[in-house]
The prediction has a mean pLDDT of 77. The RNA shown here (Bacterial RNase P class A) has 389 nucleotides and comes from a Pseudomonadota bacterium. Of the family's consensus pairs, 94% are formed in the model. Rfam family: Bacterial RNase P class A. It is annotated as a ribozyme. Rfam's curators write: Ribonuclease P (RNase P) is a ubiquitous endoribonuclease, found in archaea, bacteria and eukarya as well as chloroplasts and mitochondria. NCBI's taxonomy places the organism under Bacteria, Pseudomonadati, Pseudomonadota. The RNAcentral record of the sequence draws on ENA.

RNA sequence: CGAGCCGGCCGGGCGGCCGCGUACGGGCCUCCCCCCGGAGGCUCCGUCCGAGGAACGUCCGGACUCCGCAGGGCACGGUGCUGGGUAACACCCAGUCGGGGCGACCCGCAGGACAGUGCCACAGAGAGCAGACCGCCGAUGGCGGCGGGGCGACCCGCCGCACAGGCAAGGGUGCAAGGGUGCGGUAAGGGCGCACCAGCGCCCGGGGUGACCCGGGCGGCUCGGCAAACCCCACCGGGAGCAAGGCCAGACAGGGGGAGGGCGGCCCGUCCGCAGACACCCCCGGGUAGGCCGCUGGAGUCGGCGGGUGACCGUCGACCGAGAUGGAUGGCCGCCACCGGCGCCGCGAGGCGCCGGGACAGGAUCCGGCGUACAGGCCGACUCGCCAC
Numbered sequence: 001c002g003a004g005c006c007g008g009c010c011g012g013g014c015g016g017c018c019g020c021g022u023a024c025g026g027g028c029c030u031c032c033c034c035c036c037g038g039a040g041g042c043u044c045c046g047u048c049c050g051a052g053g054a055a056c057g058u059c060c061g062g063a064c065u066c067c068g069c070a071g072g073g074c075a076c077g078g079u080g081c082u083g084g085g086u087a088a089c090a091c092c093c094a095g096u097c098g099g100g101g102c103g104a105c106c107c108g109c110a111g112g113a114c115a116g117u118g119c120c121a122c123a124g125a126g127a128g129c130a131g132a133c134c135g136c137c138g139a140u141g142g143c144g145g146c147g148g149g150g151c152g153a154c155c156c157g158c159c160g161c162a163c164a165g166g167c168a169a170g171g172g173u174g175c176a177a178g179g180g181u182g183c184g185g186u187a188a189g190g191g192c193g194c195a196c197c198a199g200c201g202c203c204c205g206g207g208g209u210g211a212c213c214c215g216g217g218c219g220g221c222u223c224g225g226c227a228a229a230c231c232c233c234a235c236c237g238g239g240a241g242c243a244a245g246g247c248c249a250g251a252c253a254g255g256g257g258g259a260g261g262g263c264g265g266c267c268c269g270u271c272c273g274c275a276g277a278c279a280c281c282c283c284c285g286g287g288u289a290g291g292c293c294g295c296u297g298g299a300g301u302c303g304g305c306g307g308g309u310g311a312c313c314g315u316c317g318a319c320c321g322a323g324a325u326g327g328a329u330g331g332c333c334g335c336c337a338c339c340g341g342c343g344c345c346g347c348g349a350g351g352c353g354c355c356g357g358g359a360c361a362g363g364a365u366c367c368g369g370c371g372u373a374c375a376g377g378c379c380g381a382c383u384c385g386c387c388a389c
Base pairs, nucleotide, nucleotide: 001385002384003383004382006380007379008378009377010376012336013335014334015333016332017331018330020050021049023047024046025045026044027042028041029040030039031038032037052360056371057370059369060368061367062366063365064241065240066239067238071268072267076237077236078235079234080233081095082094083093084092085091096110097108098107099106100105111232112231116230117229118226119225120224133171134170135167136166137165140164141163142161143160144159145158146157147156148155149154179197180196181195182194183193184192198222200219201218202217203216204215205214206213207212245293246292247291248290255284256283257282258281262274263273264272265271300319301318302317303316304315305314306313307312338357339356340355341354342353343352344351345350
């Protein structure tokens, strides 16, 4: 210098004018009660404050609220290598194993297929106690020919056929065809035998909290995959959500009908609740859409110190002013900074001028994550290649 990889951070600044929302102060108006005091309203004035790294998607996990909850059973859903972090998690950290990359590094829904059931399209002969299309052999039996032997039934040898039969090395199909290489052996072959290698199982020794790793021995040659199929195992899980929920005010009709004799709580129930003849259940019909609380200071942010490889934890200090309810934070101008284009000047680094540009997106109970979107920019660690010293 080029290419790459990982982590962290910012996501314009200052000023002026106009506009919007809450709160507070004032002004004006209305009402209670004339004053005082109080309540309400306003296209009035002033002051303070007024979105994000993702406020987003609402995919997980919690806080909080209400309802439910003796016990047991069944069903359903979720998670799934190990250890740790956390309020909790499907998140994060550290590791293990597998895969990719020369490498920095990245990716992984990563328990069990010797509990059982099921599936494996197309192709192919055969896809799960596997199979024989081409091919190889034809030892053994059969058929034919020739030769020899025997009085004869028949026997022996050689050659041929490929009918029975043997084989699974080679070809071919496929994601996958029941280890690989070599030697021996054989009619031809085959773990059939042997050596080495790979894999599996068992045993022993060592390391690690553990997943697992390292080394040694023995065995039989060794019999596929799918659990994001049912299933099995381990662990976890009550339901609904701030339109939760509570209070105040107001409106309507507690008006009509129905079923059962009890009803409801998933089921059982020896348990619980409600009712005792209606206040339970179902259907129809009627009314309301106002105000207040919940409501924002919290598993908070930043910094120092300490512990930890790290996620994170402890401690001390400082700081933290949206809370709307049809839903407010926007627009214009000037200067500066940044980016792009053009022109001029300068040998050059660069300077000056003009024009243009600035994303994704926005609170609605609050937090922790994940995922997704994003103009442009900054910082740091590391890897590979080339060049120079």